A computed fold for a 74-nucleotide RNA from Candidatus Praeruminimicrobium purgamenti, annotated as transfer RNA. It matches the Rfam family "tRNA". It is annotated as a transfer RNA. Its mean pLDDT, the model's own confidence on a scale to 100, is 80.
RNA sequence: GCGCCCAUAGCUCAACUGGAUAGAGCGUUUGACUACGAAUCAAAAGGUUAGAGGUUCAAAUCCUCUUGGGCGCG
Numbered sequence: 001g002c003g004c005c006c007a008u009a010g011c012u013c014a015a016c017u018g019g020a021u022a023g024a025g026c027g028u029u030u031g032a033c034u035a036c037g038a039a040u041c042a043a044a045a046g047g048u049u050a051g052a053g054g055u056u057c058a059a060a061u062c063c064u065c066u067u068g069g070g071c072g073c074g
Base pairs, nucleotide, nucleotide: 001073002072003071004070005069006068007067010026011025012024013023019057028044029043030042031041032040050066051065052064053063054062
């Protein structure tokens, strides 16, 4: 330099190949329980879906560019 893959909550991952308010587990916070904790139960907070632009009635999803990471080739 060229090709391919990946980027979604603090972490690990879903989202049925464009369609309803983007969810789950762990973690965090609050409450219940307890003599206090742990465990358990209930609830809440937490997202510019890496960034920008485009297509579309509608984009995490499709297209282009950029950034970062991984693999392969030279």